Context: one part of a larger RNA
RNA sequence: GGAUGAACGCUGGCGGCGUGGAUAAGGCAUGCAAGUCAAACGGGUAACAUAGCAAUAUGCUACUAGUGGCAGACGAGGUAGUAACACGUAGGAACCUCCCCCGAAGUCAGGAAUAACGAGCCGAAAGGUUCGCUAAUACCUGAUAGUAUCUCCGGAUUAAAGAAGCAAUUCGCUUUGGGAAGGGCCUGCGGGGUAUCAGCUAGUUGGUAGUGUAAUGGACUACCAAGGCUAUGACGCCUAGGGGAGCUGAGAGGCUGACCCCCACCGAUGGGACUGAGACACGGCCCAUACACCUACGGGUGGCUGCAGUCGAGAAUCUUCCACAAUGGACGAAAGUCUGAUGGAGCGACGCCGCGUGAUGGAUGAAGUCCCUCUGGGACGUAAACAUCUUUUGUCGAGGAGAAAGUAAUUGAUAGUACUCGAAGAAUAAGGGGUUGCUAAACUCGUGCCAGCAGCAGCGGUAAUACGAGUGCCCCAAGCGUUAUCC
Numbered sequence: 001g002g003a004u005g006a007a008c009g010c011u012g013g014c015g016g017c018g019u020g021g022a023u024a025a026g027g028c029a030u031g032c033a034a035g036u037c038a039a040a041c042g043g044g045u046a047a048c049a050u051a052g053c054a055a056u057a058u059g060c061u062a063c064u065a066g067u068g069g070c071a072g073a074c075g076a077g078g079u080a081g082u083a084a085c086a087c088g089u090a091g092g093a094a095c096c097u098c099c100c101c102c103g104a105a106g107u108c109a110g111g112a113a114u115a116a117c118g119a120g121c122c123g124a125a126a127g128g129u130u131c132g133c134u135a136a137u138a139c140c141u142g143a144u145a146g147u148a149u150c151u152c153c154g155g156a157u158u159a160a161a162g163a164a165g166c167a168a169u170u171c172g173c174u175u176u177g178g179g180a181a182g183g184g185c186c187u188g189c190g191g192g193g194u195a196u197c198a199g200c201u202a203g204u205u206g207g208u209a210g211u212g213u214a215a216u217g218g219a220c221u222a223c224c225a226a227g228g229c230u231a232u233g234a235c236g237c238c239u240a241g242g243g244g245a246g247c248u249g250a251g252a253g254g255c256u257g258a259c260c261c262c263c264a265c266c267g268a269u270g271g272g273a274c275u276g277a278g279a280c281a282c283g284g285c286c287c288a289u290a291c292a293c294c295u296a297c298g299g300g301u302g303g304c305u306g307c308a309g310u311c312g313a314g315a316a317u318c319u320u321c322c323a324c325a326a327u328g329g330a331c332g333a334a335a336g337u338c339u340g341a342u343g344g345a346g347c348g349a350c351g352c353c354g355c356g357u358g359a360u361g362g363a364u365g366a367a368g369u370c371c372c373u374c375u376g377g378g379a380c381g382u383a384a385a386c387a388u389c390u391u392u393u394g395u396c397g398a399g400g401a402g403a404a405a406g407u408a409a410u411u412g413a414u415a416g417u418a419c420u421c422g423a424a425g426a427a428u429a430a431g432g433g434g435u436u437g438c439u440a441a442a443c444u445c446g447u448g449c450c451a452g453c454a455g456c457a458g459c460g461g462u463a464a465u466a467c468g469a470g471u472g473c474c475c476c477a478a479g480c481g482u483u484a485u486c487c
Base pairs, nucleotide, nucleotide: 001487002486003485004484006483007482008481009480010479013355014354015353016352017351018350019348020347026311027310028309030308031307032306035070036069037068040067041066043064044063045062046061048059049058050057051056077266078265079264087190088189089188090187091186092185095183096182097181100179101178102177103176104175105174106173107172108142109141110140111139117132118131119130120129121128122127148157149156150155162171163170164169192238193237194236199229200228201227204226205225206224207223208222209221210220211219241263242262243261244260245256246255247254248253268289269288270287271286272285291302292301293300294299319345321344322343323342327341328339329338330337331336358389359388360387361386368380369379370378371377372376395423396422397421398420399419403414431476432475433474434473435472436457437456438455442471443470444469445468446467452459453458
């Protein structure tokens, strides 16, 4: 000198774009953050219409608890753990894939239940239990069977579901080949510290046969052999998410891993599986532990490292905001619903950038102070008053977007914002640090080794340009200094 997710002190006009819990992966009140489909299904409730004297029946529309499907494994958050095939890069062979695209074939015949619901009972609640009824794209059985699987090549085995529509047809379902994209597995190489860690290892190293998996493999099991790693640092301990990148530097290098993107891992702590194409699953389940809450004391409930917000610890880090209009996602035939993703607004000079705090004229130059070569000259100095002008910005009034693609039509959170026009009026807006040398800029007074200053040298003990104040000056400027850290 440059840099920072900064903090502190003094000060503070506006806008744009960014950015903001680095500490306690400490604890959390409250609200919201993942639902959707009635064109899969049987009910319930309500309105309306028709028939009926009525009970009621039928139809239609809307809403909906439940069964069922898909989603919930994405998106959002955090960096605790991890020195490892976790990451980066280059390769490999023994694999899987919901949805999507292309191609081929099929979609036949039956059955038994169950929730909801009704009736009864238990419980403070959470919830549970018995009997009875019912549907399906839920479940089961049979048939069919080739391009599928197995095969001793003879053969054997395995499937399906319907819905909407007047219809055409559309959306589905089953089997199979290919694609796209994604994922699982293996390997070479690369990137911390420590030898005041020198030996480590028994599923350990290899083989055979199995088990298991989508798949390879001591991944696991039985048997057999005795191997395997290590000074090119094994093993241990400490520290740490990795990369793209960022800062600095002429470069080589050094330091860092905030925001944004990719990958990995985590979801109170430890363990486990279930469902599923995919999880060993943040807002699913089970067990244990700690903590917290409710309780009728018998028993239950919870997990903000989602968005806001709160307490705590800390030098220190924001609103319990608006909207699904746009982009994207889930579901749906669609209308649409949901979306704290996202789009926006709010707060903070935290950073970068831009603008402003007025311009011109105005005495051959006021007063005052200071200086000098002193009847005079010079500096503060066009500075002020005053006059003329302008109106960025701010205030008031009027108009008012693009972003919208699509459509028969409706539909903009931001926002009455940006912007445009008009009005009045210099009106609404300057500070901080320094002034002995390094280092740009000095005088007077006070103090008297005191009070104090200080980055280093050093200054202060009676003439202090170094302390305190005033005046002047210097530097930067909505900032200026200090502290911390890196180059």

Small-subunit ribosomal RNA, 5' domain from a Parcubacteria group bacterium, 487 nucleotides, folded computationally. Lineage of the source: Bacteria > Bacteria candidate phyla. Model confidence (mean pLDDT): 82 of 100. The sequence was found in a public genome assembly.